[in-house]
RNA sequence: CCGGUCGUAUGCCAAACCAUCUGUGAGGGUGGGACGGAAAGCCAAGGAUCUCGAAAAUAAUAAGAGACAGCCUGGUUGCGGAG
Repeated sequence: CCGGUCGUAUGCCAAACCAUCUGUGAGGGUGGGACGGAAAGCCAAGGAUCUCGAAAAUAAUAAGAGACAGCCUGGUUGCGGAG
């Protein structure tokens, strides 16, 4: 330098759950905690899922506004060692 095949490390992240703060809610922050992860780093562009929800409506539905990157696709950057 290439590459992303492997995950070898006193390294990194941290599900459920618990405490606390916050939001109408889905959720989010912090601390504890580890089920897992090789992009479980970053970006809501497409799909999925979830929340709120105007008007109309018996209902189904639904303009719009959000959540989620640890559901999938896509974009972008990139760690250690081996090769």
A computed fold for an 83-nucleotide RNA from Marinobacter sp. S6332, annotated as c-di-GMP-I riboswitch aptamer. It was read from a public genome assembly, where an Rfam model found it. Of the family's consensus pairs, 94% are formed in the model. The prediction has a mean pLDDT of 77.